[in-house]
RNA sequence: UGUAGCUCAGAGGUUAGAGCAUCAGACUAUGGAUCUGACGGUCACGGGUUCGACUCCCGUCAAA
Repeated sequence: UGUAGCUCAGAGGUUAGAGCAUCAGACUAUGGAUCUGACGGUCACGGGUUCGACUCCCGUCAAA
């Protein structure tokens, strides 16, 4: 340090979000670019605290 396939946001309280990628559509002679939309999460795992945990505490695992 660990959150979507990848890169990362997320001050204890709405249904966990963005960019890229992928798919579909628009546009184009075709492609690319651009625009619109969709798809995609056991928030590493197991406990604890709390009315409520991605967020706080403990342990374990993995990576640097």
Molecule: transfer RNA
Organism: uncultured Mariniblastus sp.